A computed fold for a 373-nucleotide RNA from a Pseudomonadota bacterium, annotated as Bacterial RNase P class A. The model forms 90% of the base pairs in the Rfam consensus.
RNA sequence: GAAGAAGGCUAGGGGGUCGCAGGGGUUUUUACCCCUGAGGAAGGUCCGGACUCCGCAGGGCAGGCCGCUCGGGGAAACCCGAGAGGGAGCGAUCCCUGGAAAGUGCCACAGAAAAUAGACCGCCAGCGGCCCCUUCCUCCUUACACCCUUUUCCUAUGGGAGAGGGCUGGGGUGAGGGAGGGGUGCGGGCAAGGGUGAAAAGGUGGGGUAAGAGCCCACCGCCGGGGCCGCGAGGUUCCCGGGCACGGCAAACCCCGGCCGGAGCAAGGCCAAAUAGGGAGGCGCCUGAGGGUGGCCCGCCCGAUGCCUCCGGGUAGGCCGCACAGAGAAAUGACUCCCCACGACAGAAUCCGGCCUAUGGCCCUCUCCCCUU
Numbered sequence: 001g002a003a004g005a006a007g008g009c010u011a012g013g014g015g016g017u018c019g020c021a022g023g024g025g026u027u028u029u030u031a032c033c034c035c036u037g038a039g040g041a042a043g044g045u046c047c048g049g050a051c052u053c054c055g056c057a058g059g060g061c062a063g064g065c066c067g068c069u070c071g072g073g074g075a076a077a078c079c080c081g082a083g084a085g086g087g088a089g090c091g092a093u094c095c096c097u098g099g100a101a102a103g104u105g106c107c108a109c110a111g112a113a114a115a116u117a118g119a120c121c122g123c124c125a126g127c128g129g130c131c132c133c134u135u136c137c138u139c140c141u142u143a144c145a146c147c148c149u150u151u152u153c154c155u156a157u158g159g160g161a162g163a164g165g166g167c168u169g170g171g172g173u174g175a176g177g178g179a180g181g182g183g184u185g186c187g188g189g190c191a192a193g194g195g196u197g198a199a200a201a202g203g204u205g206g207g208g209u210a211a212g213a214g215c216c217c218a219c220c221g222c223c224g225g226g227g228c229c230g231c232g233a234g235g236u237u238c239c240c241g242g243g244c245a246c247g248g249c250a251a252a253c254c255c256c257g258g259c260c261g262g263a264g265c266a267a268g269g270c271c272a273a274a275u276a277g278g279g280a281g282g283c284g285c286c287u288g289a290g291g292g293u294g295g296c297c298c299g300c301c302c303g304a305u306g307c308c309u310c311c312g313g314g315u316a317g318g319c320c321g322c323a324c325a326g327a328g329a330a331a332u333g334a335c336u337c338c339c340c341a342c343g344a345c346a347g348a349a350u351c352c353g354g355c356c357u358a359u360g361g362c363c364c365u366c367u368c369c370c371c372u373u
Base pairs, nucleotide, nucleotide: 001369003367004366005365007363008362009361010360012339013338014337015336016335017334018333020037021036022035023034024033025032026031039345043356044355046354047353048352049351050350051264052263053262054261063260064259065258066257067256068083069082070081071080072079073078084097085096086095087094088093098255099254103253104252105249106248107247120194121193122190123189124188127187128186129184130183131182132181133180134179135178136177137176138175139174140172141171142170144169145168146166147165148164149163150162152161153160154159202220203219204218205217206216207215221244222242223241224240225239226238227236228235229234268320269319270318271317278311279310280309281308282307283306290302291301292300293299340343
């Protein structure tokens, strides 16, 4: 100098002018003055509580939250410290955490096959077929040679021709069989190698085999048990057993253990109009209570499931709940001057404790790399 890791702090400061919200004061009023006024996350509404109402003998179903170990804090969620196992990183350091040998389910793409493994390329030819080559045997056949027979024909009587036969040799583009070799787009055997994938069913070496393979063996790894160590999660260089079964995912269902009654400030409580309906009392029901008209009386008109008073419930509305900002569809701002490192994310709605997410700047410690001395 550069890249990182862990922890902590902070959230522009000061002045002026004009506003906004709440509270208080002065004042007859108009007005004026004073005080207070967002966050570390006020956010997501994920978790736990306070508070309120409902429910409740007790228990269960469903559902929710929590989940390595030990210790501590806390009402709980959650946090802190020290550890265990696994994983990532050169490292500082970080991430994960009941159970996958109870059951069910899922495992994209690629790949032959993704969990009762599988067979694309590849390897094999021991086995069953099939094809080719060589060789041997048997049979068949022969217009070949040889041998035999001949009652047919010819004859110069020596023989010849023809026909038939042969346990003879040869040939066959014939049939069947045996042996050997080669091949196999068939049936098979194999899972070593290639290739795919996040993951391919222990690894290396040797033996073995047709080729192979824990098929067998050695070493390593793995699993189970015992001993020893540790409060424990667990560890183990010790002993014994096992060829090796048990791929991954539980932030899939599920199983195990612990805890939890439900709903939420539009909770809930108080005051309480008009109209309608409810209850009680009074008056009246055509000999008329009451109403309208009107200053009043008469008059006129209306008038009987009617009129008046009181009570109680509920609605509108108001208040409380409600806060060292705070109400209600909701104030916390604008302009300007100075300084600097030039200002991010973002705005309370019942309150509190957490978790997570967004975000500018500063400090301290540590790690790795480069350069210089």
Description: It is recorded under the gene name rnpB. The organism belongs to Pseudomonadota, within Bacteria. Rfam family: Bacterial RNase P class A. Rfam's curators write: Ribonuclease P (RNase P) is a ubiquitous endoribonuclease, found in archaea, bacteria and eukarya as well as chloroplasts and mitochondria.